[in-house]
RNA sequence: CGGUCACGUGCGACCACUGCUGGCAGGAGUGGGGGAACCACACGUUCCACGGGCCGACGACGCGGGUCACCGCAUCCGAGGCCCUUGGGGUGAAGCCGUCCCCGGACGGCCGGGCCACCUCCAGGCCCGAACCCGACAGCUCACCCCGCAGGCGUGUCGGAGGUCUCC
Numbered sequence: 001c002g003g004u005c006a007c008g009u010g011c012g013a014c015c016a017c018u019g020c021u022g023g024c025a026g027g028a029g030u031g032g033g034g035g036a037a038c039c040a041c042a043c044g045u046u047c048c049a050c051g052g053g054c055c056g057a058c059g060a061c062g063c064g065g066g067u068c069a070c071c072g073c074a075u076c077c078g079a080g081g082c083c084c085u086u087g088g089g090g091u092g093a094a095g096c097c098g099u100c101c102c103c104g105g106a107c108g109g110c111c112g113g114g115c116c117a118c119c120u121c122c123a124g125g126c127c128c129g130a131a132c133c134c135g136a137c138a139g140c141u142c143a144c145c146c147c148g149c150a151g152g153c154g155u156g157u158c159g160g161a162g163g164u165c166u167c168c
Base pairs, nucleotide, nucleotide: 001026003024004023005022006021008020009019010018029149030148031147032146033145034144039139051084052083053082054081055080059076060075062073063072064071065070087137088134089133090132091131095110096109097108098107099106100105111129112128113127114126115125116124118163119162120161121160122159123157
């Protein structure tokens, strides 16, 4: 922004139209993730290595059976599927270092973020530095694909300067 629904509500005798309210699903806008070429990274030799676990088609080989179509067992190879999180990655301000510790955490430094109700700077004050997700995997990235814009809580120097907007 439009759509639709409502046994809601206003107008109304009723209906209808229409406004409001509420529900539902969208669009626009906006934030984020994945995703080519080019670029970047990588690209010398040897060894190791798809992090862990489970299942496992097809195929190969061996043994046994057979009504000679096939069947059973064992071994090997292995596409693919499922689970996990220590490697790696994502959202976010939420990181790095040092010391101590019962190894959970605590303290300190540097650094990052928010609020003080138009914006910026200054002064002062008060706070936060979590959590979750992906699942061995992702650089950038056109087309293309996917997700969010909820929920909850707190604060409010009528500060100074400069500006913006609105009203008289």

About this RNA
Predicted 3D model of a 168-nucleotide RNA (c-di-AMP riboswitch aptamer (ydaO/yuaA leader)) from an Actinomycetota bacterium. NCBI's taxonomy places the organism under Bacteria, Bacillati, Actinomycetota. Its Rfam family is "c-di-AMP riboswitch aptamer (ydaO/yuaA leader)". From the family's description: This family represents a conserved RNA structure found upstream of the ydaO and yuaA genes in Bacillus subtilis and related genes in other bacteria. Model confidence (mean pLDDT): 76 of 100.